This is a predicted structure of a 73-nucleotide RNA (transfer RNA) from a Blastocatellia bacterium. The RNAcentral record of the sequence draws on ENA. The source organism's lineage runs through Bacteria, Pseudomonadati, Acidobacteriota and Blastocatellia. It matches the Rfam family "tRNA".
RNA sequence: GGGGCAUUGGGCCAGCGGCCAGGCCGCCUCCCUUUCAAGGAGGAGAUCGCGAGUUCAAAUCUCGCAUGCCCUG
Numbered sequence: 001g002g003g004g005c006a007u008u009g010g011g012c013c014a015g016c017g018g019c020c021a022g023g024c025c026g027c028c029u030c031c032c033u034u035u036c037a038a039g040g041a042g043g044a045g046a047u048c049g050c051g052a053g054u055u056c057a058a059a060u061c062u063c064g065c066a067u068g069c070c071c072u073g
Base pairs, nucleotide, nucleotide: 001072002071003070004069005068006067007066010025011024012023013022018056027043028042029041030040031039049065050064051063052062053061
């Protein structure tokens, strides 16, 4: 240099072009408990790596860029 894969809350991972982007862990509040843990109830937190394009509509399709990993001249 060439090719491939990945990028989604603090962490890990889902998510057929159309609903308010969902789950687990963690975090906060309340209940329970003498207290803690466990358990129960509720809540906050991601404009989906960045920018453009296609589309009535994009996390999802296309292109460019960035970062990481792998293969390769």